[in-house]
RNA sequence: CGUACGCGGUCGCCUAAUCCUGUCUGGAACCGGGGAACCACGCACGUAGGGGUGAAUCGGCCGAACCUGGCCGUAGGGGACCUUCCUCUCCGAACCCGUCAGCUAACCCGGUCGGCGAGAUGGAAGGAAAGG
Numbered sequence: 001c002g003u004a005c006g007c008g009g010u011c012g013c014c015u016a017a018u019c020c021u022g023u024c025u026g027g028a029a030c031c032g033g034g035g036a037a038c039c040a041c042g043c044a045c046g047u048a049g050g051g052g053u054g055a056a057u058c059g060g061c062c063g064a065a066c067c068u069g070g071c072c073g074u075a076g077g078g079g080a081c082c083u084u085c086c087u088c089u090c091c092g093a094a095c096c097c098g099u100c101a102g103c104u105a106a107c108c109c110g111g112u113c114g115g116c117g118a119g120a121u122g123g124a125a126g127g128a129a130a131g132g
Base pairs, nucleotide, nucleotide: 010118011117012116013115014114018028019027020026029112030111031110032109033108034107039102049100050097051096052095053094058073059072060071061070062069076091077090078089079088081127082126083125084124085123086122
């Protein structure tokens, strides 16, 4: 001097997942679900379901054939003020309801977890903010 790991602080990122208050706890904000008319849709029986949160859907190939895997793409989504364009890069999961739910005013019921980074892509245009 550099790298890796750990701890603390600060500043941020993904996500609705934040803020305030408090004796018990509640509130605000954001987010999700159910739920008329009208409209839309057929459905059930034989025997198959159907739906929700989320960007996370759909293909091809190789295996396996008692598997539940792998590789390549892809709808779509994220990347340090915001929007647009270009470019680079990453993700493209997981879970839940339980035979039941289209939309849906009134109304009703819930959530506010978790996981990461240390110049964290860069450029252009237009804004915003801060400083002087």

A computed fold for a 132-nucleotide RNA from Streptomyces sp. 846.5, annotated as c-di-AMP riboswitch aptamer (ydaO/yuaA leader). The RNAcentral record of the sequence draws on Rfam.